[in-house]
């Protein structure tokens, strides 16, 4: 110390205040929030001044949760259906303007926009629930190879 195997731990935030109403954190005014990896002309620390390390995008590239399909195994029973798990595939939201500059999808300023499913005394990104679940991935330990 690349890859690989096994194991351990970690791994999501948010309606203040007000209006209407029998009833709304669901409507209206307004408020608030931004998972993971990558990318970077910003920022910070160190430094041999050339680099190193850390950090930096909700709307760029990719991923994940939900949902759907296929297939395999297991379980149950009415034997062709249900459930569970693994794998594969599908689906999967939203950004412009100005400034600087050789260069801006990321910097600076301003404006805008987006957010699974089920539930609910009335429509939910923010409440409740599946979920003490799953998970992209992060850190570490051991083994192996070089």
């Nucleotide at each position: 110390u690349u890859c690989c195997a096994u194991c351990u731990u970690c791994g999501g935030g948010g309606c203040a205040g007000g209006g209407u109403g029998c009833a709304a954190u669901u409507c209206c005014c307004g408020a608030c929030c931004g998972a993971c990896g990558g990318u970077a002309a910003g920022g910070a620390a160190c430094u041999u001044u050339u680099g190193u390390u850390c950090u930096a995008a909700g709307u760029c590239c990719g991923u994940g949760a939900c949902c759907c399909g296929c297939c395999a195994a297991g379980u149950a029973g009415u034997u062709c259906u249900a459930c569970u798990u693994a794998g594969c595939g599908g689906c999967u939201g939203a950004u412009c303007c100005g400034g600087u500059g050789u260069a801006a999808a990321u910097c600076c300023g301003g404006g805008a926009c987006c957010g699974a499913c089920a539930g609910u005394u009335a429509c939910a990104g923010u409440c409740u629930g599946g979920a003490u679940g799953g998970g992209a991935g992060a850190a570490g330990a051991u083994g192996u190879c070089g």